[in-house]
RNA sequence: CAGGCCGGCCGGGCGACCGCGGGCACUCUGAGAGGAGUGUCCGAGGAAAGUCCGCGCUCCACAGGGUGCGGUGCCGGGUAACACCCGGGCGGGGAAACCCGCGGACAGGGCCACAGAAAACGACCGCCCGCGCGCGAGCGAGGGGUCAGGGUGAAAAGGUGGUGUAAGAGACCACCGGCGGGUCCAGCAAUGGGCCCGGCCAGGCAACCCCCACCGGGAGCAAGGCCAAGCAGGAGCGACGCCCGCUUGCGGGCAGGGGGCGACCCGCACCCUCCGAGCUCCGGGUAGGCUGCUCGAGCCCGGCGGCGACGCCGGGUCCAGAGAGAUGGUCGCACAGGCGUCGGAGAAGGGACGAAGGGGCAACCCGUAAACCCGACCCGGCGCCGGACAGAACGCGGCUUACAGGCUAGCCUGUCUG
RNA sequence: UCCGAUGUCAUUUAAUUGGUAGGAUGCCGCGCUCUGAACGCGGUCGUUGAGGUUCGAGUCCUCACGCCGGAACCA
Numbered sequence: 001c002a003g004g005c006c007g008g009c010c011g012g013g014c015g016a017c018c019g020c021g022g023g024c025a026c027u028c029u030g031a032g033a034g035g036a037g038u039g040u041c042c043g044a045g046g047a048a049a050g051u052c053c054g055c056g057c058u059c060c061a062c063a064g065g066g067u068g069c070g071g072u073g074c075c076g077g078g079u080a081a082c083a084c085c086c087g088g089g090c091g092g093g094g095a096a097a098c099c100c101g102c103g104g105a106c107a108g109g110g111c112c113a114c115a116g117a118a119a120a121c122g123a124c125c126g127c128c129c130g131c132g133c134g135c136g137a138g139c140g141a142g143g144g145g146u147c148a149g150g151g152u153g154a155a156a157a158g159g160u161g162g163u164g165u166a167a168g169a170g171a172c173c174a175c176c177g178g179c180g181g182g183u184c185c186a187g188c189a190a191u192g193g194g195c196c197c198g199g200c201c202a203g204g205c206a207a208c209c210c211c212c213a214c215c216g217g218g219a220g221c222a223a224g225g226c227c228a229a230g231c232a233g234g235a236g237c238g239a240c241g242c243c244c245g246c247u248u249g250c251g252g253g254c255a256g257g258g259g260g261c262g263a264c265c266c267g268c269a270c271c272c273u274c275c276g277a278g279c280u281c282c283g284g285g286u287a288g289g290c291u292g293c294u295c296g297a298g299c300c301c302g303g304c305g306g307c308g309a310c311g312c313c314g315g316g317u318c319c320a321g322a323g324a325g326a327u328g329g330u331c332g333c334a335c336a337g338g339c340g341u342c343g344g345a346g347a348a349g350g351g352a353c354g355a356a357g358g359g360g361c362a363a364c365c366c367g368u369a370a371a372c373c374c375g376a377c378c379c380g381g382c383g384c385c386g387g388a389c390a391g392a393a394c395g396c397g398g399c400u401u402a403c404a405g406g407c408u409a410g411c412c413u414g415u416c417u418g
Numbered sequence: 419u420c421c422g423a424u425g426u427c428a429u430u431u432a433a434u435u436g437g438u439a440g441g442a443u444g445c446c447g448c449g450c451u452c453u454g455a456a457c458g459c460g461g462u463c464g465u466u467g468a469g470g471u472u473c474g475a476g477u478c479c480u481c482a483c484g485c486c487g488g489a490a491c492c493a
Stems, first nucleotide, its partner, number of pairs: 001414005007408004013333006020043010045389001049400002052398005057220004064266004069216005074088005089102005103211002108209002110205003124150002126146004131140003158176006177201002179198008224291004233282005241254006255273004284492003298317008337385008349374003357366003419489004424484002428443004437473001444462006466482005
């Protein structure tokens, strides 16, 4: 210098004028509720987004047990928790930096279209033996053996070499690969390594059911609480039980019903059993205020522990809270950035011409260097354009998706120079 | 803001356990007819997009996009 890998950060700045939401203080006004003004402070994001996970918070009596259902899935750690993050392991890709993937297919069931003989109880062709015919080469219906070869497929029953055989085959042997069992070592573990034994050789799919381990009660701020205003109720469903006590209409027990969304059972407290809990439908009324609400797993700085995610300690700081929903508009100035044009400088390379040199009988052709023209990138001037994705709505931690442009740490490979 | 459901030719609607995406209406062409309609024959057009699992995806998984529906309180 070129190409690549992997993080972190910013994502518009300054000024003037006009304007918007909120907190606090003061003043004016108003009987009050409130209204107006002035000053001061604050006022979107890295994703505020999708709502895909995980929590807090609130209500459902508690948030208990079992089955079901759903989720997660190598191991260890971090965390409030997670499908997130960190470290490690194994496998795959890459020349490398680095990236991607992850329980179990000998617990069982199911599926594997077409093609193919066969898709997991593999004989279609072929090979071999036997039989028949033929002098022979060979031919033949059919019986048996055989997975070495062919062919099909996404996938075909360990690989190579040999022994062996009628032909063959882990049938046997050597080496290699895999699997299972035992044992030792390292490690918390996943796992890795060594030794011994067994011919054991076993297809794929679990983002199909399933098995194993772990996790999960449900609903959501339109949760929930308080106040005010206003109206008109009606229909249907619904447990029709038993026993005891007395003070004779109450109390208690059993049984039954109910809500605890969308599955069930057990347990549990409460309400109710006809003066009826609760549910459904029709009709009516209100579309107001306060709260929840923003101080929080907060942010910044420093120290310590840890490989790291992160944790602990100390100090500093307050940083939007709207409710049809504020955070904007105009002008000016520079700074990034893009395009065009002009000038400077100009590597490698290219073009045209060509001393030297070479070829040709000749016309002429080839051709090194210098000078000439073009030339990536760079520097400067001028003109024009010109800010990406996107807008909080209870809060937080993640993931995912969108994103013009810019700054920056580290690493890998190649070429040249020192 | 929250919750739920859904996406297949232009329209409507099928597709068994994942195995060649089918029909009807429409549109185009041809035939029939003096012409048009009806009718007959042939054709055209599709799984919302991207990625993954699988030999193979409309179907299974993930992300994105589009469209549809519901909701508060009082008696």
Model confidence (mean pLDDT): 79 of 100.
This is a predicted complex of two RNAs, RNase P RNA and transfer RNA, with 493 nucleotides together.